[in-house]
RNA sequence: GCCCCAUUAGCUCAGUGGUAGAGCGCUUGUCUCGUAAUGACGAUAAUCCUGUCAAAAGAAAACAAGAGGUCGAGGGUUCAAUUCCCUCUUGGGGCU
Numbered sequence: 001g002c003c004c005c006a007u008u009a010g011c012u013c014a015g016u017g018g019u020a021g022a023g024c025g026c027u028u029g030u031c032u033c034g035u036a037a038u039g040a041c042g043a044u045a046a047u048c049c050u051g052u053c054a055a056a057a058g059a060a061a062a063c064a065a066g067a068g069g070u071c072g073a074g075g076g077u078u079c080a081a082u083u084c085c086c087u088c089u090u091g092g093g094g095c096u
Base pairs, nucleotide, nucleotide: 001095002094003093004092005091006090010024011023012022013021018079026066027065028064029063030062032059033058038054039053040052041051072088073087074086075085076084
């Protein structure tokens, strides 16, 4: 220098002209677990200790809900572009 592929949510990827999606991640909640101070119950003549229950913080799984996109940039075609065409950016691969 030339050729090919990719570029879509935080990540990995679908979607190939007509309302942008999934999984994971993130946030919130439910359920469950769990606990300091304290309170209640039980016990005692009474108190402490012990026991049972409630209980801030905190936490795994499951489930539910939600947030998060100028579809890499610019231009063209079209009634309509993430999708088709051109140029460029970035990344990957190949040839010389």